[in-house]
Context: one part of a larger RNA
C1' cells in the first nucleotide's frame, strides 16, 4: 500500500447493486416451511333433478279432485375423514465429525443398479379371499387401543397365456485370469388394472430390449503440523470354501498358512470439511475456503432396521441416554444446523413482513392446489459504485476571531451583495417493461422506476493530523505534573511532540483506531 462476512469512537444527505451469528452443532414459546390426485375406490355430509308417492290439509256430487311432501329407487353438483397411487431420498440448513478414495484430477467396472422420461417389440384372459372407512361394544385422564359385524378398488393372492431375460445343455468366435459375444434346444423359472368419454380416442397396466439421466464400487497421482510420537497390526495379511450384496471384496463366517505396514515417516497425538475460486504479489509464491457453484458429512446424543427405484431417511419408525412439557401418577408428548422470532453467549450480525405475478419443483387429464425454494419489500454507511450539500461575479480587502515589532499580517473572494441554476429531498399531474400462451383475463414489487410541472440557495460536512519518518505552525495554559507515543522519542518555566484556540494539510458521507492476511 492492498484486502475484510469485520468491530469500536466521532460524524452522517440520497440512490443502485451486493451483503449481514465468524461466538454456544447452546436451549427453544408461537406461526408457517410437503403435499396432491374424487378421471383408482367404497362411504359420509350438503344442495339438487326424475320416478313412485304414505300420513296430513282443503274441497266434495262421498266416486274423487287439488295442495303438500315422509320413506324408497336412480342420477347430477360441491366438500373430503379413510383405503389406494405418486411425491415426501428433491428443494432448504449447518460444518459438529472427517487427514479419508472425503475431495481434486485422470482412468477402470469382462463386478453393478437406475422410479419418472425417450425409442422401438409383445401382451392386457379368467377367478378368489380379505380389510380400513362405516356400524356397534368396551378400556383409558389423555395419547390411543381392543373385540364383533358389513363393504370397494389401479390394495392383496392363485390360475391361464407369454421370453429377445435368468438358469441348464450343445456348438462357434473372441479376449485381459475370473470371462465376453453369437447361434441352437424348449428342459426349467415366470406377468398384468383399470379409469374418463356417446364415441373416436386419451391417460394408465405387465414382460422383455435399447437409450438418456442419476448413482454404486475400484485404482494411479495430489492433499496440514509434531520424531520432545519409532515401531504398529489377530480378521491382522493371504488362500480355499461358503454366506451376504445391485455388485467386487475379510464385507462376514469356518478352515489353512504366517503374513501385512514402517525413516520414501507406519503408528500415535494435534488441527481441519475438500474444490472451482477469493485476497495479495511483477511473478514465483504466500494466505483464505463468507456470499455464488460442485462434492462430502450431519440433523438433540448413540445404535438399529423398515418402506421404497432410491434412505439407514432434518420436519418417518423402533430402542437407549440427557433435557423440556402434560398427567387422574397408571402413562404419554417433543426435537428450528428450514423461514421469521425468543433467551443465552458475544466486540458483533436483520422482519414473528408481502406474493406465488415471474423462474423452478411436487401432484393432477385439466382447471388447479401446495411451495419461508424463489421473487420482492423492511432494517444496518457492513462493502463497492454514482450523485449532492450550489455556480459565476464580488475589495472600503467589512465586521468578528487569531497573531503582532502596534506599522500591520492572516482568516480572505471567504462572507455580505448582484446575477444564475435546481441534481437529490418536497409537492402536484401522468405512468411502465417485467406477461409467457389463439383472444380475453392474470403484477407481490407499486402508483415503484421513469416523464412533465412548481417553489426556494432554499433541507444536506465531517473526521484525522500538523517534531522526524510524513503533506501541514503560531499563541496561551501546564511545568518529568497532567498527559502523548507506530518507531525514534516529547513534558523538570518561553513545549511547532501534552491540553485549548486560531491557522494549515489530508481524506470526505465518511474519517480515524483495533484485529487478521499478503
Nucleotide at each position: 500500500g492492498g484486502a475484510c462476512g469485520a468491530a469500536c469512537g466521532c460524524u452522517g444527505g440520497c440512490g443502485g447493486c451486493g451483503u449481514g451469528c465468524c461466538u454456544a452443532a447452546c436451549a427453544c414459546a408461537u406461526g408457517c416451511a410437503a403435499g396432491u390426485c374424487g378421471a383408482a375406490c367404497g362411504g359420509a355430509g350438503g344442495c339438487u333433478g326424475u320416478a313412485c308417492g304414505a300420513a296430513g290439509u282443503a274441497u266434495u256430487u262421498c266416486g274423487g279432485u287439488a295442495c303438500a311432501g315422509a320413506a324408497u329407487a336412480c342420477g347430477g353438483c360441491c366438500u373430503u375423514a379413510g383405503u389406494g397411487g405418486c411425491g415426501a431420498a428433491c428443494g432448504g440448513g449447518u460444518g459438529a465429525g472427517c487427514a479419508a478414495c472425503a475431495c481434486g484430477u485422470g482412468g477402470g467396472c469382462a463386478a453393478c443398479c437406475u422410479g419418472c422420461c425417450c425409442c422401438a417389440g409383445a401382451c392386457c384372459g379368467g377367478g378368489g379371499g380379505a380389510u380400513a372407512a362405516c356400524a356397534u361394544u368396551g378400556u383409558g385422564a389423555a395419547a390411543a387401543c381392543a373385540g364383533u359385524g358389513c363393504u370397494a378398488a389401479u390394495a392383496c393372492c392363485g390360475c391361464a397365456u407369454g421370453a429377445u431375460a435368468g438358469g441348464g445343455c450343445u456348438c462357434c468366435g473372441g479376449g485381459c485370469a475370473u470371462c465376453c459375444g453369437g447361434a441352437g434346444c424348449g428342459c426349467u423359472u415366470g406377468a398384468a388394472a383399470g379409469g374418463a368419454g356417446u364415441a373416436a380416442u386419451c391417460c394408465g397396466g405387465u414382460c422383455a430390449g435399447g437409450g438418456a439421466u442419476g448413482g454404486g464400487c475400484c485404482c494411479g497421482c495430489g492433499u496440514c503440523c509434531a520424531a520432545u510420537u519409532a515401531g504398529c497390526u489377530a480378521g491382522u495379511u493371504g488362500g480355499c470354501g461358503g454366506g451376504g450384496u445391485a455388485a467386487c471384496g475379510g464385507c462376514c463366517c469356518a478352515c489353512c498358512a504366517a503374513g501385512g505396514c514402517g525413516a520414501c515417516g507406519a503408528u500415535u497425538g494435534g488441527u481441519a470439511g475438500c474444490c472451482g475460486a477469493a485476497c495479495u504479489g511483477a511473478g514465483a509464491g504466500g494466505u483464505u475456503g463468507a456470499u455464488c457453484g460442485g462434492c462430502c458429512a450431519c440433523a438433540u446424543u448413540g445404535g438399529g432396521a423398515c418402506u421404497g427405484a432410491g434412505a439407514c431417511a432434518c420436519g418417518g419408525c423402533c430402542c437407549a441416554g440427557a433435557c423440556u412439557c402434560c398427567u387422574a401418577c397408571g402413562g404419554g408428548a417433543g426435537g428450528c444446523a428450514g423461514c421469521a422470532g425468543u433467551g443465552g453467549g458475544g466486540a458483533a450480525u436483520a422482519u414473528u413482513g408481502g406474493g406465488c405475478a415471474a423462474u423452478g419443483g411436487g401432484c393432477g387429464a385439466a382447471a388447479g392446489c401446495c411451495u419461508g425454494a424463489c421473487c420482492c419489500a423492511g432494517c444496518g454507511a457492513c462493502g463497492c459504485c454514482g450523485c449532492g450539500u450550489g455556480a459565476a461575479g464580488g475589495a472600503u480587502g467589512a465586521a468578528g476571531g487569531u497573531c503582532u515589532u502596534c506599522g500591520g499580517a492572516u482568516u480572505g473572494u471567504a462572507a455580505a451583495c448582484u446575477u444564475c441554476u435546481u441534481u437529490g429531498a418536497u409537492c402536484a399531474g401522468g405512468g411502465a417493461a417485467g406477461a409467457a400462451a389463439g383472444a380475453a383475463a392474470u403484477g407481490a414489487c407499486g402508483g415503484u422506476a421513469c416523464c412533465u410541472g412548481a417553489a426556494a440557495a432554499a433541507c444536506a460536512a465531517g473526521c484525522c493530523a500538523c517534531g522526524g519518518c510524513u503533506a501541514a505552525c503560531u499563541a496561551c495554559g501546564u511545568g518529568c505534573c497532567a498527559g502523548c507515543a507506530g518507531c525514534c522519542g516529547c513534558g523538570g518555566u518561553a513545549a511547532u511532540a501534552c491540553g485549548u484556540a486560531g491557522g494549515u494539510g489530508g481524506c470526505a458521507a465518511g474519517c480515524g483506531u483495533u484485529g487478521u492476511c499478503c